Model confidence (mean pLDDT): 81 of 100. This is a predicted structure of a 354-nucleotide part of an RNA (large-subunit ribosomal RNA, domain IV) from Candidatus Wolfebacteria bacterium CG_4_10_14_0_2_um_filter_39_18. Lineage of the source: Bacteria > Bacteria candidate phyla > Candidatus Wolfeibacteriota. The full RNA is in RNAcentral, with records from SILVA.

Context: one part of a larger RNA
C1' cells in the first nucleotide's frame, strides 16, 4: 500500500451502468390522524402529529371491603437534564409513475430467483370399465382405482373484469360408404420341366422280315419348385363432407374533394381469407436520440400524447386491472466519505530488525 471498524470542515449524489455501499430514520407501546385507487376484503403501522421518568393533589372506576388497601384511566400542579421506550435485547426509511407476472409457493445444491415453472380458473380431444384410456413390463402382472363421466388421462392458456374476428385452399383429425386403385392367401389356367403310354423317323446288334436296344420328334395322361396370366380380395389410399381455445394463415396496384396535402369513394387483379376489437417507436421500431408535450439549467434513458405496426393483434391469447413482488425501468424526499478530496485513529496483516 492492504483489510475490519470508528470519526471528519463546507457541500450533499456533483460519485457510478445503478445511491452498489455507507448513512439516516423508525418502537408490534399509548393518543390522534390517515389520500389517490379499489375486487369494498383493501391499500395501511400509509404518509404526519403528540405523549412517556419523578414529587404532590383531585376526580372517576374495578377488586376485596367498615376505614383502608392495591390497580386502571383522565386531568391539574412540581422538579430535573441537550434529551425521560433514556441501558441491554429487540425492531420499517418514506412517496410518485410506468412495465412484466394476477396472489402465498417453486427453480438451475456450487456464477442466474427472474418477466421463467407452478398456481385457482377457462377450454379442447380421449377413456363406458367381462383388461376404461393412458404408463410401466418380454410375459405374468402392476398402477390409474378397491375409483366410474361432477370419475381418469393428455394438450393449451393461466385469477377477476371487457372480448376472443375472418379462412377448411393445404396438412392434421373425425365421420361416410357409392365408385376406382390395391397384399398375403385361395382357385383357375400357362411356360418350362419329368414318368408313362402311341404314332413317325434314324442309328446299332444279330438279321430275311418281324423284334430288342438308344436317340430325335408329334399327340395323349400323372405329378410339378420358381416364374407368368386371370378370378375373388380387407383396411388403407384416391373420393366425399366436417372440423381452429387442431397445425396454420389473414394481398397488391392505380385513379379521385374548389390553396396545398390527404382521401370518405372508383376502377382492376389475385387469394382458402384478404388482420376485426383492442394495443403501438412497445420486453415487439431497421430507419431512431421519430416528431410534439411534460419534467431538468441541461433528458439516447422515464412519462403522456401522435401511428407511413422494416417485422402488433385476439386462449403460442388481445386490452384493463386493486392487491402482492429480495423482478425491472424513471423521478422526489429524508440522509449521508458514493464523491469534490482527502485527513486521522483503533485493531489486524504485511515488511525490516531483535
Nucleotide at each position: 500500500a492492504c483489510c475490519u471498524c470508528g470519526u471528519u470542515a463546507a457541500g450533499g449524489a456533483a460519485c457510478u451502468c445503478g445511491g452498489c455501499a455507507a448513512a439516516a430514520a423508525a418502537g408490534c407501546g399509548u393518543c390522534c390522524g390517515u389520500a389517490a385507487g379499489u375486487u369494498c376484503g383493501c391499500g395501511a403501522u400509509a404518509u404526519g402529529g403528540g405523549c412517556u421518568c419523578c414529587c404532590c393533589a383531585u376526580u372517576a372506576g374495578a377488586u376485596a371491603a367498615u376505614u383502608u388497601a392495591u390497580c386502571u384511566a383522565a386531568c391539574g400542579g412540581g422538579a430535573u437534564g441537550c434529551a425521560a421506550c433514556g441501558a441491554a435485547c429487540g425492531a420499517u426509511c418514506c412517496c410518485c409513475u410506468a412495465g412484466c407476472g394476477a396472489c402465498u409457493g417453486u427453480u438451475u445444491a456450487u456464477c442466474a430467483a427472474a418477466a421463467a415453472c407452478a398456481c385457482a380458473g377457462g377450454u379442447c380431444c380421449c377413456u363406458g370399465c367381462u383388461u376404461a384410456a393412458c404408463u410401466c413390463g418380454u410375459a405374468a402382472g402392476a398402477g390409474a382405482a378397491u375409483g366410474u363421466a361432477u370419475a381418469g388421462g393428455g394438450g393449451c392458456u393461466g385469477a377477476g373484469g371487457c372480448c376472443u374476428g375472418a379462412c377448411c385452399a393445404g396438412u392434421g383429425c373425425u365421420g361416410g360408404a357409392a365408385c376406382g386403385u390395391c397384399a398375403a392367401c385361395a382357385g383357375c389356367g400357362g411356360c418350362g420341366g419329368u414318368u408313362c403310354a402311341a404314332g413317325c423317323g434314324c442309328a446299332u446288334a444279330a438279321u430275311u422280315c418281324g423284334u430288342a436296344u438308344g436317340u430325335g420328334u408329334u399327340u395323349g395322361a400323372g405329378c410339378u419348385a420358381a416364374c407368368c396370366g386371370c378370378u375373388c380380395g380387407a383396411a388403407g389410399c384416391g373420393c366425399c363432407a366436417g372440423u381452429g381455445a387442431a397445425c396454420g394463415u389473414c394481398c397488391g396496384c392505380c385513379g379521385u374533394a374548389a390553396c396545398u396535402a390527404u382521401a370518405a369513394c372508383g376502377g382492376u387483379g389475385u387469394u382458402a381469407a384478404a388482420g376485426u376489437a383492442g394495443c403501438g417507436u412497445a420486453g415487439u421500431c431497421c430507419c431512431u436520440u421519430g416528431c410534439c408535450a411534460g419534467g431538468u439549467a441541461a433528458g439516447u434513458u422515464c412519462u403522456g400524447g401522435c401511428c407511413c405496426g422494416c417485422a402488433u393483434g385476439a386462449a403460442a391469447g388481445g386490452c384493463u386491472u386493486a392487491a402482492c413482488g429480495a423482478c425491472u425501468a424513471g423521478g422526489g424526499g429524508a440522509c449521508u466519505g458514493u464523491c469534490u478530496c482527502a485527513a486521522c485513529g483503533a485493531g489486524g496483516a504485511g515488511c525490516c530488525c531483535g